[in-house]
Molecule: transfer RNA
Organism: Moraxella caviae
RNA sequence: GGGCUUGUAGCUUAAUGGUUAAAGCAGCGGACUCAUAAUCCGUUGAGUGUAGGUUCAAAUCCUAUCAGGCCCACCA
Numbered sequence: 001g002g003g004c005u006u007g008u009a010g011c012u013u014a015a016u017g018g019u020u021a022a023a024g025c026a027g028c029g030g031a032c033u034c035a036u037a038a039u040c041c042g043u044u045g046a047g048u049g050u051a052g053g054u055u056c057a058a059a060u061c062c063u064a065u066c067a068g069g070c071c072c073a074c075c076a
Base pairs, nucleotide, nucleotide: 001072002071003070004069005068006067007066010025011024012023013022018056027043028042029041030040031039049065050064051063052062053061
């Protein structure tokens, strides 16, 4: 220098271009218990790495860019 790939909640992952981005764990409140754990009920939290574009509509398609990982080339 060229190419591939990943980036979504505190963590791990979902989501055919179309309802208010879903679930598990975690957190918070409660039930149960003598008490703790387990179990059960309720509940909080992300607008999708960033910036543009296409579209009636974008996490999803296009472009650029940032960060992590991998491969190739170069090594004057």